RNA sequence: GCGUGCUCCCGGGGUCGGUGAGAUUCCGAACCGGCGGUGACAGUCCGCGAACCGCGGGGACGUCCGCACCUCCCAGGUGCGCUGCGCCCCGCGGCCGACCCGGUGGAACUCCGGGACCGACGGUGACAGUCCGGAGGGGAGGCAGCACGC
Numbered sequence: 001g002c003g004u005g006c007u008c009c010c011g012g013g014g015u016c017g018g019u020g021a022g023a024u025u026c027c028g029a030a031c032c033g034g035c036g037g038u039g040a041c042a043g044u045c046c047g048c049g050a051a052c053c054g055c056g057g058g059g060a061c062g063u064c065c066g067c068a069c070c071u072c073c074c075a076g077g078u079g080c081g082c083u084g085c086g087c088c089c090c091g092c093g094g095c096c097g098a099c100c101c102g103g104u105g106g107a108a109c110u111c112c113g114g115g116a117c118c119g120a121c122g123g124u125g126a127c128a129g130u131c132c133g134g135a136g137g138g139g140a141g142g143c144a145g146c147a148c149g150c
Base pairs, nucleotide, nucleotide: 001150002149003148004147005146006145007144009142010141015029016028017027018026030130031129032119033118034048035047036046037045043117044116052094053093054092055091056090057089058088059087061086062085063084065081066080067079068078069077070076099115100114101113102112103111121133122132123131
């Protein structure tokens, strides 16, 4: 230095005004830009991530069902099993927005100049990239440490 395994920590930004009974949702004007890659720096190139949907595997917390036992019976309870449904975990798949022109240069849809464009779901006194919520969650990945191997 590389590879494998494990562990710690980190890991998303952004609003004012007008109208109105009511809007950070409409109208006007602003503002924001996760992670890896790339001949040179990227919201718009190539990929990844969250949410949502489907499939498969696992778990057995709830429920259904089955069996055994407790109880005189009803009702109920306890244990075991099962895994249809819900739930949790893992994997795979689906879905998933948007850029051009000029300049410089060896090289830029990434820089400079100009003009554009995009932004999950649920909620809401009125339609949301910017408010509230799932989320004190998850996460692409990043830094560091330890062990082993080369």